This is a predicted structure of a 1506-nucleotide RNA (small-subunit ribosomal RNA) from a Spirochaetales bacterium.
Model confidence (mean pLDDT): 84 of 100.
Its Rfam family is "Bacterial small subunit ribosomal RNA". Gene Ontology terms of the family: ribosome and structural constituent of ribosome.
[in-house]
C1' cells in the first nucleotide's frame, strides 16, 4: 500500500460414524395469484399465438427544376369571368422513402463476438483539391376529345414544358499494345510517358447564392475473407457429383464452382463429419468468495424477418414492413365479368392466456426527411395519462400520562396479561381541499407540450396491513374438533387433555405491501480445473495383444511453438467499482478516473516442456551357460475301480432308510471264484506346493512348442509405458453335424414325508457329462483390489536359483535374486482393515461411478442357428436405498452353570358323585370386574331379607348425605288412626326458646349434592409377575472420531458380582449376605393363675391346702457357631472335602425383607383424583325378584372305589388359638341335631375341648360287598322379622355312578411328601375353601443326553414394536405412468418423376418503331411476339424420421387390515449366492461349473506370546 473474501440445518438408525438423496434459511425476478392499500420520484409494463384484425394516425417534401391552376386568400369585374403569385390540388422532375419505429419466426451460421486481411471492392448526401460546364435534338404526362368497366381502372387520338430524355465536341479518367523507373516479391501495386479506341454536363434565384459534370482525395457507411471461440445428441458413421481441384469462359462493384464447358478423382470425417433436436449472437443482467453456472426483457452493436412462398425491378445503397410481379391460403367489395387488403409501426379490438397500458398531447426540447430559406412533415422523441409492476423516500404522530380505567383473554380465583397501550393533558404537521406568489427545462430576438406542473406562503386536516408462533426458525395460551374435518417445504401433526386442524387472545417478523406459486443461481465439494470417488457403500472392463493418441531415462549445441518479461493496436457507448457534483435525501441523472481478467503485433531471455542435431549406459532388448515346473498341442501305453456279459461254488433273501417301500431276486439275485467286454476318471505322493495373462492345468511315455527365473560377461542404444476403437483367448451350462455312453444325471416315472411336497430322502432314468470339428461368449470370470515405475521398519516361514565361511560331503548358519504366505513399524482408512504381494507416499495411462425401485427393462441398432449377448433410456413412484461397527433382543448357532427342571421315587389331577369357580347359553335380570404362565374355592374372612352396585314394579326431586344465601311459618320431634306389600300419603293431638341479635326447626326459592356412570390407554396408591434369579449402575481415569467399551471380561471359587489371584483401571451405590421374628441348647433374672423334687397335713382321689421356686413352663436379660480348631487338596489364596468338640456345622430350620426394570400386566367397584357424562334422573327410598337358571365345557377341591381297609368296643398322647350381643360346666330330657339348666370366666385360674390317626380286643372274608355314599322320600332341630325360589344340621327308609381312571398332566428332596385330626377368621345361620396348629411319618437324587425357565461368555443376524420379528412371490379388487399393437390420421425432410405462373437470362424477333447515320432507299437501336433454360406452388410415387389416436396383449408402481403356501435373513430348519439349462400356481425346486459376501465341530499348516 494493494487486498474486503468462503456460516450452515432437518430428515435412513433403539443409538453411532460414514457414505448418499431429499428438503429449508439467501438473492434475483418483464413475473402472476390471495388479503390489504396514503402520498412523492425514477424506471418497467402481450414472456402464451410471427393467431386475426374494425378505425385514426405512423413518410414525405421541394414553385429557388418544369407545364400549369382544380380549391383557398387578395385585388379587379360588363357577373360571363381576369389578374395576381399569398399559396397550391393532381402530373413531369429531384431529393428522401434502403434511415428511424417493429419482431425474434427462421438461422448451429463467418450469424454473433474478437483479432486481422481485400495488392480482390463500392460508397448519394458532407468535407478538401483539381478542372469544367459549348453546341444541338426529338418525345412524353399532365390537359383537351373519344371509347370501355359496377368499381378498381384501362385503351385510342391530339396539344406542350423542364435540372425529364438523346446524340455531337471537349477530357488528367477507363480499355488494349508498348517504354522507363520506384516498390514488394507468393499473384502483383504506384509514378512518368507513346499510339489507338472510349464516356461529361442543366440550369434556377430575391444575384447574396443554391445546383450540374469529370478526376484525386478525406470521411461515412457497406461488401467480401480469414484464426479462433460459439448447446444437446453416436440409440445420428460415414457423408459428398458442382461434389474437391485445374483450364477457360461467362457474371459481379469485387475475389471464388458463384455459373457453364472440359480434365483430373478428387474433398470431409472419431480432434465427431454428415443427420436428429434446441437456439436470434453480443455488450452485458442475475447469481457465486472465487472459479463457474444461469441468462440474452427494458438500453445499447450486428443479424434475421414483414400474412406464407418465389422472383427480379429502381437506385449510391433494396432483392425492399407502410415498393412492384406471380403462386398459395384467409378477410373485404361486387352489377359475378372482376376487384382491393397486409398493424413483428403507435394507440386500439378480438381470440388465446394466470397475465401485461391511453383509439391522450405536442412538435417547445433533442434527432430525422425535403427545402436557398420561410416552413411542412415526423405515433421517432418530449410529455402526460392507467398499473404498489419493481426500485427509492417520506407519513399513519411527538411528549406526559397509574386507579395499572372499562372492555378482551386466561386463573391455582389471589392474580396475571393486552398495558403508557387507551381516556385526558400539551405540543406538531405531511397528503388533500381552499386561498396567494410561482420556476428551470430557450446555449438566441420569439417560441414551454409537460403546466398554473414542481416548488415557497397561510389556513383546514386524513390513512395500517399480512404472514407466522412443533423442530429447523423469531414467537404461546384457551375453546372447538375427535384419524372427521383439515394442514404439510422437510421429519411429520389429527383416533377427547392437539403449543401442529379451526376460532379467539397474546406474541414474533416485515410493513404499504405481506404472503403464496413459478423460475435462476447459491447452499451442493451432489460432474469436483479450482474441488470428489471406485476392497466392503454406486464405481476397475473376464483375461491378454497392440495402432492411433497421451506420457516420457542421461549429457550437450541449436531453436524459440509453449513458458516468462517489456512495449504499442484493440477491447464502442451504456453498465461496474471509486471519487466528485445535481435534483431537500436516496432511487435516479452529470462528470473524471479505474477495470473490462480478452485478442493482435513488436522486442527480449532460454530455465523448463515441445523441435532438429550429436553423445551416453542406470530403462527396454539380444547373445551364452544353468536348473525348476499338474505351462501348451498330439500320439501311444498302465493299474486299481464301477457296470455289463459268459462260466463256477452257493441259497433265500438283496437293496435302501430317521423308519419304510418302490426296485432286484427261487426263471437263482445278493456274496464269492475265473475269464470276458466297454467307457470314463487317474487314489497313495499332494502341500496356504508348482506353472500360466486369465479362464485353468494332475497316472506313465514320447515328440513338437510357450514363457518365466538364476549366472556371467559381450552387444544394441531410449528401441520405453499405457492404451479409445480392434484383434485374439475365455470355466460351466447351452446349440449344430458325426461318434461314444462303464459311471453320474437336469427333464421324466416311481416309492416315501407332508396339510398338500410339482422338494428334501429313495428306487430308476433321458438329454448330457467324453471325442473330432463349427458356434456362443457369460459366471461370486474375485484378491469383490487395471497396468506400468520409484520410493517408505522389521519379524517368521516356504518354492526356485546364485554366493560365502566353518572340514571334502551332508547338514547347518550368513548374504543375495525372483516368487508365494502369516504377523506387524511409520502411514492410510468410516470403520472393517490394509500394510515392500499397500488400501501407505509419489508419477504416467487406460477404464469406470453420481440416491433406491422402475431397469442386467423397452425401444432402436450390433452380433448369434437359436438359447439369448452387447450398447441401453423414459414416464412413474419413494425419503430414503446403503456401508461399517454399538448395544440389546434372538437362534431347530457353540460353551459353561443353576433350579423338583429332567431323570430317580412317594402321592395326585384328568375317568365317578358331589362342592366350588369360569366360559358358553338361557333369563325382564342371571350387577361388575379378574382371562396363558401372571384369571377361573380369584376380589367374596362367608348374596335368604340386607349386602347389591342387576331386573320388575311402585314412589321422591335442593334430594337418604354436606355447607351457606334469601323468603316465610313456629315449630319439628313424637303419638293415634286411615289406606297401602312397603316406601310413603292423609287425617288428628300436641307444641319452640330469647329483650334483641339470633339459635332449633319446617317450608320455598338459589348456590348446590349425589353417581359401584365412563376413560387403569389421563393418574397416586396398592398388587401380581419374571424372582430371592444375581443382577443392575455410578464417579474418576483410560481406548474409541462416535454410538460405546473397560471396571462388570480372565484362571479359580461360591447358594450369591460370595470371596480370591491375575488385569487400565480405582473406588463406590442400590441388590447378595448379614443386621429383624420365630424354632433348636444353657446361663441368669421372676415364681401367678404355671409347677411339685423335697418337708408337712387333708381325701376314696386329685398341687387340694400349708410351703417352695429346684424341675417343667411363662416371660424379659445374656451365652454359644466363627470353617474358629486339626488333616488333606488347591496356586503359600479364596475356598473345597474329612474329622474332632458340640443343643446346632459350614447361610443349622422356617419367617418378614423383592436391585434397575419389564409386561401401556390388574384395580376409577377399597380409597384418592384429572377430564368427560347424567341432574323430576346414570341421583334417592321401597317391595318382589334376580346374583343359586342349565343341553354343556373346563379349572381347583372333597369323598371314594376298599382288607395297610370298614364296622364294634375299650383305651393313650397334643399344639395353637376363641371366648360378655360371649364361651358356656356339673346335672337332667331326647335315638340324635339338640333343648332345659345355670355353676364359671373379661381367662397360663373358668368354657370351647371329645384330639384323631395310634394302641388293644371283636367282626366282615374280596361281593359293588358290613366297600361307597348321591340321589330321594318320611321325620325333625337351630338361627332368624322371613328357611317356597335359596341355609345348615339330625334321625329313620332309600342306597347311585364308581373295581384306582385314555392321551396328557401337577406336587413334593425332611420333621420334607403322605396320612390324622384340632383351631381361628367372616359369621345371626351358612366351608369340601381360606389362614393357623400339631401327631404319626417316608421313599430317592445315578446323573444333566434330553424337555421347560434362568445366568455368564462367544458367534450370525436383514430383528430393535426386538422371532408372537422381519419378510418373498402368483392370483383378486382399485387406481396410475409405460410398452407392443391390426390398423387409423396428421407433420417434417429428402428423393425420382410430371405440371408449371412470374421475373431473369440465352436465341429468335416476318410484327411495330420519336432523337442517331443516311438525299433516299434503308440502316444501327429499341419494342411487341414467340422460344429455350433455371424456379415458386402444385400433382403421382416409393420409402425415412416423427406426433396424436387404437379393439386387445405386456409387465411395472401404488394402495391399514382379501387368498395361497413360506422362498430369504439364525446352521432360516435342505447354507446362501452367481452363471446356465430344464421343470413348477407361487415363492421356487433340481442338474453342472463357480463364490464366501457360510454357522458348526474336528484335524493340518502357518502365526503370536511363555
Nucleotide at each position: 500500500u494493494c487486498a474486503c473474501g468462503g456460516a450452515g440445518a432437518g430428515u435412513u438408525u433403539g443409538a453411532u460414524c460414514c457414505u448418499g438423496g431429499c428438503u429449508c434459511a439467501g438473492a434475483a425476478c418483464u413475473a402472476a395469484c390471495g388479503c390489504u392499500g396514503g402520498c412523492g420520484g425514477c424506471g418497467c409494463g402481450u414472456c402464451u399465438u410471427a393467431a386475426a384484425c374494425a378505425u385514426g394516425c405512423a413518410a414525405g417534401u421541394c414553385g429557388u427544376a418544369c407545364g400549369g391552376u382544380a380549391a383557398g386568400g387578395u385585388c379587379c369585374u360588363u357577373c360571363g369571368g381576369g389578374a395576381u403569385a399569398c399559396a397550391c390540388g393532381a402530373g413531369u422532375g429531384g431529393c428522401g422513402a434502403a434511415c428511424g419505429g417493429g419482431u425474434g419466426a427462421g438461422u448451429a451460421a463467418c450469424a454473433c463476438g474478437u483479432a486481422g486481411g481485400c495488392a480482390a471492392u463500392c460508397u448519394g448526401c458532407c468535407u478538401u483539391u483539381g478542372a469544367g460546364u459549348g453546341g444541338g435534338g426529338g418525345a412524353c404526362a399532365a390537359c383537351c376529345u373519344c371509347g370501355g368497366g359496377a368499381a378498381a381502372c384501362c385503351g385510342a387520338g391530339g396539344c406542350u414544358a423542364a435540372u425529364a430524355c438523346c446524340g455531337c465536341a471537349u477530357a488528367c479518367g477507363c480499355c488494349a499494345c508498348g517504354g522507363a523507373g520506384u516498390u514488394c516479391a507468393c499473384g502483383g501495386a504506384c509514378u512518368c510517358u507513346g499510339u489507338g479506341g472510349u464516356a461529361a454536363a442543366a440550369g434556377c434565384u430575391c444575384c447574396g447564392g443554391c445546383g450540374c459534370u469529370c478526376a484525386a482525395a478525406g470521411a461515412u457507411g457497406a461488401g467480401c475473407c480469414u484464426g479462433c471461440g460459439u448447446c444437446c445428441u453416436a440409440u445420428u458413421a460415414g457423408c459428398u457429383u458442382g461434389u474437391u481441384g485445374g483450364u477457360g469462359a461467362g457474371g459481379u462493384a469485387a475475389c471464388g464452382g458463384c455459373u457453364c464447358a472440359c480434365c483430373a478423382a478428387g474433398g470431409c470425417g472419431a480432434c465427431g463429419a454428415u443427420g436428429g433436436g434446441u437456439a436470434g449472437c453480443c455488450g452485458g443482467c442475475c447469481u457465486g468468495a472465487g472459479a463457474g453456472g444461469g441468462u440474452g426483457a427494458u438500453c445499447g452493436g450486428c443479424c434475421a424477418c414483414a400474412c406464407u412462398g418465389g422472383a427480379a425491378c429502381u437506385g449510391a445503397g433494396a432483392c425492399a414492413c407502410g415498393g412492384u410481379c406471380c403462386a398459395g391460403a384467409c378477410u373485404c367489395c361486387u352489377a359475378c365479368g372482376g376487384g382491393a387488403g397486409g398493424c413483428a409501426g403507435c394507440a386500439g379490438u378480438u381470440a388465446a392466456g394466470a397475465a401485461u397500458c391511453u383509439u391522450g398531447c405536442g412538435c417547445a426540447a433533442u434527432g430525422g426527411g425535403g427545402g436557398c430559406a420561410a416552413c411542412c412533415c415526423u405515433g421517432a422523441c418530449g410529455c402526460a395519462g392507467c398499473g404498489a409492476c419493481g426500485c427509492c423516500g417520506c407519513g399513519u404522530g411527538a411528549a406526559g400520562g397509574a386507579u395499572g380505567a372499562a372492555g378482551g383473554c386466561u386463573c391455582u380465583c389471589g392474580g396475571g396479561u393486552u398495558g403508557u397501550a387507551a381516556a385526558c393533558u400539551u405540543c406538531a404537521a405531511u397528503a388533500g381541499g381552499c386561498a396567494g406568489g410561482g420556476a428551470c427545462g430557450a446555449a438566441u430576438a420569439a417560441u414551454g407540450a409537460c403546466g398554473g406542473u414542481a416548488c415557497c406562503u397561510g389556513u383546514u386536516g386524513a390513512a395500517a396491513g399480512c404472514a407466522c408462533c412443533g423442530g429447523c426458525u423469531a414467537a404461546a395460551u384457551a375453546c372447538g374438533u375427535g384419524c372427521c374435518a383439515g394442514c404439510a417445504g422437510c421429519c411429520g401433526c389429527g383416533g377427547u387433555a392437539a403449543u401442529a386442524c379451526g376460532u379467539a387472545u397474546g406474541g414474533u417478523g416485515c410493513a404499504a405491501g405481506c404472503g403464496u406459486u413459478g423460475u435462476u443461481c447459491g447452499g451442493a465439494a451432489u460432474c469436483a480445473c479450482u474441488g470428489g470417488g471406485c476392497g466392503u457403500a454406486a464405481a476397475g472392463a473376464g483375461c491378454g495383444c497392440g495402432c492411433a493418441g497421451g506420457c516420457g531415462g542421461a549429457u550437450u549445441g541449436u531453436u524459440a511453438a509453449g513458458u516468462c518479461g517489456g512495449g504499442u493496436g484493440u477491447g464502442a457507448a451504456a453498465u461496474c467499482u471509486c471519487c466528485a457534483g445535481g435534483c431537500u435525501c436516496a432511487a435516479c441523472c452529470u462528470g473524471g478516473a479505474g477495470g473490462c481478467u480478452g485478442c493482435a503485433u513488436c522486442c527480449g531471455a532460454a530455465a523448463c516442456u515441445g523441435g532438429c542435431g550429436a553423445u551416453c549406459u542406470a530403462g527396454a532388448g539380444u547373445c551364452c551357460c544353468g536348473g525348476a515346473g499338474a505351462g501348451g498341442c498330439a500320439g501311444a501305453u498302465g493299474g486299481a475301480a464301477u457296470u455289463c456279459c459268459c462260466g463256477g461254488u452257493g441259497u433265500a433273501g438283496c437293496g435302501g432308510u430317521g423308519a419304510a417301500a418302490u426296485g432286484c431276486g427261487u426263471a437263482g439275485a445278493u456274496a464269492u471264484c475265473g475269464g470276458g467286454a466297454g467307457g470314463a476318471a487317474c487314489a497313495c505322493c499332494a502341500a496356504u506346493g508348482g506353472c500360466g495373462a486369465a479362464g485353468g492345468c494332475a497316472g506313465u511315455c514320447u515328440g513338437c512348442u510357450g514363457g518365466a527365473c538364476g549366472g556371467u560377461g559381450a552387444c544394441u542404444g531410449a528401441c520405453g509405458c499405457u492404451c479409445a476403437g480392434g484383434c485374439g483367448c475365455g470355466a460351466a451350462a447351452g446349440c449344430g453335424u458325426g461318434g461314444g455312453g462303464a459311471g453320474c444325471a437336469a427333464a421324466c416315472a416311481g416309492g416315501a414325508u407332508u396339510a398338500g411336497a410339482u422338494a428334501c430322502c429313495c428306487u430308476g432314468g433321458u438329454a448330457g457329462u467324453c471325442c473330432a470339428c463349427g458356434c456362443c461368449c457369460u459366471a461370486a470370470a474375485c484378491g469383490u483390489u487395471g497396468u506400468c515405475g520409484a520410493c517408505c521398519a522389521g519379524g517368521c516361514g516356504u518354492c526356485g536359483g546364485g554366493g560365502g565361511u566353518g572340514u571334502c560331503a551332508a547338514c547347518c548358519c550368513c548374504c543375495u535374486c525372483g516368487g508365494u504366505g502369516c504377523c506387524g513399524a511409520a502411514c492410510c482408512u468410516a470403520a472393517c482393515g490394509g500394510a515392500u504381494u499397500a488400501a501407505g507416499u509419489c508419477g504416467a495411462c487406460c477404464g469406470c461411478c453420481u440416491g433406491g425401485g422402475g431397469a442386467c427393462u423397452a425401444u432402436g441398432c450390433u452380433c448369434g442357428c437359436a438359447a439369448g449377448a452387447g450398447u441401453g433410456a423414459a414416464a412413474c413412484u419413494c425419503a430414503a436405498a446403503g456401508g461399517a461397527a454399538u448395544u440389546g433382543a434372538c437362534g431347530g448357532g457353540g460353551g459353561c452353570c443353576c433350579g423338583c427342571a429332567c431323570a430317580a421315587g412317594c402321592g395326585g389331577u384328568g375317568g365317578a358323585g358331589c362342592a366350588u369357580g369360569u366360559g358358553g347359553u338361557u333369563u325382564a335380570a342371571u350387577u361388575c370386574g379378574a382371562u396363558g404362565a401372571u384369571a377361573c374355592g380369584c376380589g367374596a374372612a362367608g348374596a335368604a331379607c340386607c349386602u347389591u352396585a342387576c331386573c320388575u314394579g311402585g314412589g321422591c326431586u335442593u334430594g337418604a348425605c354436606a355447607u351457606g344465601c334469601a323468603u316465610u311459618c313456629g315449630a319439628c320431634c313424637g303419638g293415634u288412626g286411615u289406606g297401602g306389600a312397603g316406601a310413603c300419603a292423609c287425617a288428628c293431638c300436641u307444641u319452640c326458646c330469647g329483650a334483641a341479635a339470633g339459635g332449633c326447626g319446617g317450608a320455598u326459592g338459589c348456590a348446590c349434592a349425589g353417581g359401584u356412570g365412563c376413560u387403569g390407554c389421563a393418574u397416586g396408591g396398592u398388587u401380581g409377575u419374571c424372582g430371592u434369579c444375581a443382577g443392575c449402575u455410578c464417579g474418576u481415569g483410560u481406548c474409541g472420531u462416535g454410538a460405546g467399551a473397560u471396571g462388570u471380561u480372565g484362571g479359580g471359587u461360591u447358594a450369591a458380582g460370595u470371596c480370591c489371584c491375575g488385569c487400565a483401571a480405582c473406588g463406590a451405590g442400590c441388590g447378595c449376605a448379614a443386621c429383624c421374628c420365630u424354632u433348636a441348647c444353657c446361663g441368669u433374672a421372676u415364681g401367678u393363675u404355671g409347677c411339685c423334687a423335697g418337708c408337712g397335713g387333708a381325701u376314696a382321689a386329685u398341687g387340694c391346702c400349708g410351703g417352695g421356686c429346684a424341675c417343667u413352663c411363662g416371660u424379659g436379660c445374656g451365652g454359644a457357631a466363627c470353617u474358629g480348631c486339626c488333616g488333606g487338596u488347591g496356586a503359600c489364596a479364596a475356598a473345597c472335602c474329612g474329622g474332632a468338640g458340640g443343643a446346632a456345622g459350614g447361610u443349622g430350620g422356617g419367617g418378614a425383607c423383592g436391585a434397575c426394570g419389564u409386561c401401556a400386566a390388574a384395580u376409577c367397584c377399597u380409597c384418592a383424583u384429572g377430564g368427560c357424562c347424567c341432574u323430576u334422573a346414570u341421583g334417592c327410598c321401597c317391595a318382589g325378584g334376580g346374583c343359586u337358571a342349565c343341553a354343556c365345557a373346563c379349572g381347583u377341591g372333597c369323598u371314594a372305589c376298599a382288607a395297610u381297609g370298614g364296622u364294634c368296643g375299650g383305651u393313650a398322647c397334643a399344639a395353637a388359638g376363641g371366648g360378655u350381643u360371649g364361651c358356656c360346666a356339673a346335672a337332667g330330657c331326647g335315638u340324635g341335631a339338640g333343648c332345659u339348666g345355670g355353676a364359671g370366666c373379661u381367662a397360663a385360674u373358668c368354657c370351647c375341648a371329645a384330639a384323631a390317626a395310634g394302641c388293644c380286643g371283636g367282626u366282615c372274608c374280596c361281593a359293588g360287598u358290613u366297600c361307597g355314599g348321591a340321589u330321594u322320600g318320611g321325620a325333625g332341630u337351630c338361627u332368624g322379622c322371613a328357611a317356597u325360589u335359596c341355609g345348615a344340621c339330625u334321625c329313620c327308609a332309600u342306597g347311585a355312578a364308581g373295581g384306582c381312571g385314555g392321551a396328557a398332566u401337577c406336587g413334593c428332596u425332611a420333621g420334607u411328601a403322605a396320612u390324622c385330626g384340632c383351631g381361628g377368621a367372616u359369621c345371626a345361620g351358612a366351608a369340601u375353601g381360606c389362614c393357623g396348629c400339631g401327631g404319626u411319618g417316608a421313599a430317592u437324587a445315578c446323573g444333566u443326553u434330553c424337555c421347560c425357565g434362568g445366568g455368564c461368555c462367544u458367534u450370525g443376524u436383514a430383528c430393535a414394536c426386538a422371532c408372537c420379528g422381519c419378510c418373498c412371490g402368483u392370483c383378486a379388487c382399485a387406481c396410475c405412468a409405460c410398452c407392443c399393437g391390426a390398423g387409423u390420421u396428421g407433420g417434417u425432410a429428402g428423393c425420382a418423376c410430371c405440371c408449371g405462373a412470374g421475373u431473369c437470362g440465352g436465341c429468335u424477333g416476318a410484327g411495330c418503331u420519336a432523337a442517331c447515320c443516311g438525299c433516299a432507299a434503308g440502316g444501327a437501336g429499341g419494342c411487341a411476339g414467340g422460344u429455350c433454360g433455371u424456379u415458386a406452388a402444385g400433382g403421382u410415387g416409393a420409402g425415412a424420421c416423427u406426433g396424436g389416436u387404437g379393439a386387445g396383449g405386456g409387465g411395472g408402481g401404488u394402495g391399514a387390515a382379501g387368498u395361497c403356501g413360506u422362498a430369504a435373513c439364525a446352521a432360516g430348519g435342505u447354507a446362501g449366492c452367481c452363471g446356465u439349462a430344464c421343470g413348477g400356481g407361487a415363492a421356487c425346486g433340481u442338474g453342472c461349473g463357480g463364490c464366501u459376501g457360510g454357522a458348526u465341530c474336528a484335524c493340518c499348516u502357518c502365526c503370536u506370546u511363555a